[in-house]
RNA sequence: GUGCAGGGUGCUUAGGGUUCCGCCCAAUUCAGGGGUCUGGUCCGAGAAGCACCGCCGCGGCGGCAAACUCCGCCCGGUACACGGCGGGCCAAAAUCCCGGGAGAA
Numbered sequence: 001g002u003g004c005a006g007g008g009u010g011c012u013u014a015g016g017g018u019u020c021c022g023c024c025c026a027a028u029u030c031a032g033g034g035g036u037c038u039g040g041u042c043c044g045a046g047a048a049g050c051a052c053c054g055c056c057g058c059g060g061c062g063g064c065a066a067a068c069u070c071c072g073c074c075c076g077g078u079a080c081a082c083g084g085c086g087g088g089c090c091a092a093a094a095u096c097c098c099g100g101g102a103g104a105a
Stems, first nucleotide, its partner, number of pairs: 007053006015043002020040002022037001023034003054078004059074005080100001082103001086098003
C1' cells in the first nucleotide's frame, strides 16, 4: 500500500423531532399559532442492553454399516472499536441512512 472479514432480526433504552393525540395561547364566522410544551402515537444506535437465529470449535454425548466429513442435543466462542464537515429519508429531527465512510491512533 492492497484485499477479505468483523453476520441477521426482534424487543427495549440513550437519543430525536413535531404528522396525529394531549396540553398551552388565540378565536367563537372561517380558520390559526406554540416542541425554548413534561408527555402518548411515531423515528431510534457498528462503536448501548436483552433474546432468538446464523456462523465457528482435531470440544462432549448419541444416531446410522460408518464418520475429521452427515443428523440431533449439550458445552464453549462470536474479539476490538476515537470519528467530523456535508448530504439523504419520513411530518420533522436524530447516535437512523451515506458510514466500522473521510480522517485519526
Molecule: Guanidine-I riboswitch aptamer
Organism: Paracoccaceae bacterium